[in-house]
Notes: A computed fold for a 96-nucleotide RNA from uncultured Lacrimispora sp., annotated as THF (Tetrahydrofolate) riboswitch aptamer. Its Rfam family is "THF (Tetrahydrofolate) riboswitch aptamer". From the family's description: Tetrahydrofolate (THF) riboswitch was first reported for Ames et al. as an RNA motif in 5' untranslated (5'-UTR)regions of folate transport and biosynthesis genes in Firmicutes genomes.
RNA sequence: GCAGAGUAGACUAGUGUGCGUUAAGUGCUGAGUGAACAGGGAGUUGUCAUUCGGACGAAAAGAUUUUCUUGCGGUACACGAGUCGCAUCCCGCUGC
Numbered sequence: 001g002c003a004g005a006g007u008a009g010a011c012u013a014g015u016g017u018g019c020g021u022u023a024a025g026u027g028c029u030g031a032g033u034g035a036a037c038a039g040g041g042a043g044u045u046g047u048c049a050u051u052c053g054g055a056c057g058a059a060a061a062g063a064u065u066u067u068c069u070u071g072c073g074g075u076a077c078a079c080g081a082g083u084c085g086c087a088u089c090c091c092g093c094u095g096c
Base pairs, nucleotide, nucleotide: 001096002095003094004093009084010083011082012081014079015078016077017076018075019073020072021071028054029053030052031051032050033049034048035047039091040090041089042088060070061069062068063067
């Protein structure tokens, strides 16, 4: 000098267990606070969490009816699988 590896995490469908269907959640958005980002350091206008607001907004049906079943929700969590994967900078690591 050239090439490469590796994380958190994100997404997708599946399985399981829940929640909602008396509308919470998801998605969009304003402000505040905080956190993480490959082995080390730095780190954003990007990411995530959280608090207080704003706008929008839904699929129920059946039965043997205190309940159950089948659905529905850009629904939550867990599990294994697949895909993608440090914004960026410096150093390090492996091969040549």
Lineage of the source: Bacteria > Bacillota > Clostridia > Lachnospirales > Lacrimispora.